[in-house]
Context: one part of a larger RNA
RNA sequence: CGUUGGAGAUUUGUGGGGUUCGUUUUCUAGUACGAGAGGACCGAAAACGACAAGCCGCUGGUGUUCCGGUUAUCAUGUCAGUGGUAGCGCCGGGUAGCUAUGCUUGGAAUGGAUAAGCGCUGAAAGCAUCUAAGCGCCAAGCCACUCCCGAGAUGAGAUCUCCCGAAGCUUUGAGCUUCCUAAAGGGCCCUGGUAGAUCACCAGGUUGAUAGGUCGGAUGUGUAAGUGUAGUAAUGCAUUGAGCUAACCGAUACUAAUGGCCCGUGCGA
Repeated sequence: CGUUGGAGAUUUGUGGGGUUCGUUUUCUAGUACGAGAGGACCGAAAACGACAAGCCGCUGGUGUUCCGGUUAUCAUGUCAGUGGUAGCGCCGGGUAGCUAUGCUUGGAAUGGAUAAGCGCUGAAAGCAUCUAAGCGCCAAGCCACUCCCGAGAUGAGAUCUCCCGAAGCUUUGAGCUUCCUAAAGGGCCCUGGUAGAUCACCAGGUUGAUAGGUCGGAUGUGUAAGUGUAGUAAUGCAUUGAGCUAACCGAUACUAAUGGCCCGUGCGA
C1' cells in the first nucleotide's frame, strides 16, 4: 500500500514445510525343516542405539551481582572489625537464568490408489492366456492420517462484536459549500519482560502489583559482630544453625508508570 467504511477478537485451510530410522533379547519353539550339525517363516512382547523436539523436578555444569576460608600488602590513629589491590588474588560451596552428559516425548497403527510381481474370469485365436472388456491382492515408496506455518490464497475467505451528523446548492456527478463533530479503536510517551540486535511481541500505566524499595518466605553459605568464659597464647566454648543472603515465591502503593498529545470520522459506487 492492498484486501472497496473503520475497528477489536476468534477462525477455515488453497498451499508449503517437518517426521518417516535401526539393533538386540525373550516367547511361539529347540517347534516346522533336517540323518545330524543346525535351525526358521508368521505372530506377540521387552529393552536399547542413533536422530529430533521440548524441559530443568532429579544428576551435574556455569553462575567475576550470594556466603565462607585464607596469603601478601596498603588504608581506616592503635586493638578489634572492615575496606582496597594482587587474573573473582587464591580456594570451598552455591540461588535464578542458561544448559547436557540429565528428564520427558516421538517414528506407530490404519485407510486409499499403485510399482514390480501374484491371481480370478475371459475372448480375439472353439484350445491356451492375469488383459483386450471386467474384477482382486500387493511395498520402507505415493496420497491421506500426525506435528508446524499459513488469507499478499491479489482467488486477499469466514464468524462474532463495536463505532460513525445536519442544512443548503446542484450541471444529479464516489459533486460542491457551510456549520457541527473527532466515534469505535490505535499510537506517541512511561514502568517492565515469559519477548528481543533494531523493530516487533507480551504484561502493565493509579479503577494500578509493571519495575524498584520494604516486609515475610524459600534457597545458599555455615555458628556473624559484640559480650561473657577457659587458656600465658594461638584458639576453644556459650549466646547461636547464628549472621548474611543475587536474578526466586508471595504480600504491601513507600518511589516511578504524571499531565497530556496525535492518528482515526460522520453509514460507505

About this RNA
Predicted 3D model of a 269-nucleotide part of an RNA (large-subunit ribosomal RNA, domain VI) from a Puniceicoccales bacterium. Its mean pLDDT, the model's own confidence on a scale to 100, is 88. The full RNA is in RNAcentral, with records from ENA. Rfam family: Bacterial large subunit ribosomal RNA. Rfam links the family to the GO terms ribosome and structural constituent of ribosome. The source organism's lineage runs through Bacteria, Pseudomonadati, Verrucomicrobiota, Opitutia and Puniceicoccales.